[in-house]
Context: one part of a larger RNA
């Protein structure tokens, strides 16, 4: 000087407390461990791995396994030689492949085949050789430098002290005076409004869209404080003290993560650790854990009728309307490269009726039959529909998680990936819309000062 302390002081955070709703019990979905397997490809492992890489495993993907094949190679460069091809058809095969037949024009070129040489190739190893990117402490308020001064020196001072703040934020004081990276502000969205303009919106000044402004700064008033910084209350105002949300992540820590995104040193393979194909596997299943979905019902289930969104997407696309089908869907076919058309009639909600506390008109797992769709192809292994079937489950032990306002809870909608989809995931959007906070003794994490130390 740091680090540590079941030392002290001050302070903060959904950290506790006060509340609301969950997880832990059930069924299922999904990830992981384990076990099994020819293979169940690989990585991620306290917080900070486990609905994670993967914003889509039937083939492909795919890296794994079994079997069939290739060896200058699926891909790149050079040289030489040959051919006129490329393409199509047929016999063999699981396919890759391989054999035969056939065919127009040009020819420096191009394409194909063969040979040769260096080489290609590797999702092989090392993230403890690396770049780049990322997580984390933590959006915590810290981390440093120049000159000066003090100290033999390591270092100190500044950055400590008195107040204050979300903040090393600002004020005052001070052997310090200044400065930098952070904080804040600048950026985006949103809440109010003015002007202008506008079609695909509207009867319309309007709503809307998008360009330029205005507006909030402790600016005004009172009190408190040290006459400061600031704090408390009030006015006006659409909004009040950072208005709300986002983006933004200092010096560094964890030899944190990633060589399977990409790049890359070294090592290793080179008739194989490369390449290709078919089939299988990544989907196994005694079990254990994580994350979720659906429930256990009457603040509810069912039936009928009525109402109100926003984001977003659309051409190998979104699809209206009509007809057929109980339905998933099918047929015909219209509009729209989109404020015009479509996805799209949101659902919770409201009204009426019924059920009357039951393992039920709760719950929907599981299973059977018959279908629909996508796609060469749904057996392993897709989704959806109808009918039938109707399991566990009556609110969940110890323990544990999220959340302070348009939040929690609850309700539906849209999107990416995508032929289809195992999405209950992820990312957004709007509808309805609470309770509680006395406070900082305690638990956890963090910041500043101080103290002790057999630690570095």
């Nucleotide at each position: 000087u740091g680090a540590c302390g079941g030392g002290g002081g001050c302070c903060c955070g959904c950290a506790c407390a006060a509340g609301c709703g969950g997880u832990g019990g059930a069924g299922c979905a999904u990830g992981u461990g384990g076990u099994u397997u020819a293979a169940u490809u690989c990585g991620a492992u306290g917080c900070a791995a486990c609905g994670c890489g993967a914003a889509a495993a039937a083939c492909c993907u795919u890296a794994c396994c079994a079997g069939g094949a290739u060896u200058u190679g699926a891909c790149a460069u050079u040289u030489c030689a040959u051919a006129a091809a490329a393409g199509g058809u047929a016999a063999a095969g699981a396919a890759a492949u391989a054999u035969a037949c056939u065919a127009a024009a040009u020819a420096u070129a191009u394409u194909a085949u063969g040979a040769a040489a260096a080489c290609a190739g590797g999702u092989g190893g090392u993230g403890c050789a690396u770049g780049g990117c990322u997580g984390u402490c933590g959006u915590c308020a810290g981390c440093u430098c120049g000159u000066g001064u003090c100290g033999u020196g390591a270092g100190a001072u500044g950055u400590u002290g008195g107040g204050u703040u979300a903040a090393g934020u600002c004020c005052c004081g001070c052997a310090a005076c200044g400065a930098g990276c952070g904080c804040a502000a600048c950026c985006c969205u949103u809440a109010u409004u003015u002007u202008u303009a506008g079609u695909u919106c509207a009867u319309a000044u309007g709503u809307c869209u998008a360009a330029a402004g205005a507006g909030a700064c402790u600016g005004c008033c009172g009190g408190c404080c040290a006459u400061a910084a600031g704090c408390c209350g009030g006015a006006g105002g659409a909004a009040g003290g950072u208005g709300a949300g986002g983006a933004u992540g200092a010096c560094g820590u964890c030899a944190a993560g990633u060589c399977c995104g990409c790049a890359u040193g070294c090592c290793c393979c080179u008739u194989a650790u490369a390449u290709u194909c078919u089939g299988g596997g990544c989907g196994a299943c005694a079990c254990a854990c994580g994350u979720g979905c659906u429930a256990c019902a009457a603040u509810g289930g069912u039936u009928a009728a009525a109402a109100c969104a926003a984001u977003a997407a659309g051409a190998c696309g979104c699809u209206a309307a009509u007809u057929c089908g109980c339905g998933a869907g099918a047929a015909u076919g219209u509009g729209c490269a989109a404020a015009u058309c479509u996805u799209u009639g949101a659902a919770a909600u409201u009204u009426a009726a019924u059920c009357u506390c039951a393992g039920u008109u709760c719950g929907g797992a599981u299973u059977g039959u018959a279908g629909a769709c996508u796609g060469c192809a749904a057996c392993u292994c897709g989704u959806c529909u109808a009918c039938a079937u109707g399991a566990a489950g009556u609110u969940g032990g110890a323990a544990u998680c999220g959340c302070u306002a348009g939040u929690a809870a609850u309700c539906a909608c849209c999107g990416g990936u995508c032929a289809g989809c195992c999405a209950u995931a992820c990312g957004g959007u709007g509808g309805u819309g609470a309770a509680u906070a006395u406070g900082u003794u305690c638990u956890c994490g963090g910041g500043c000062c101080u103290u002790g130390u057999a630690c570095a």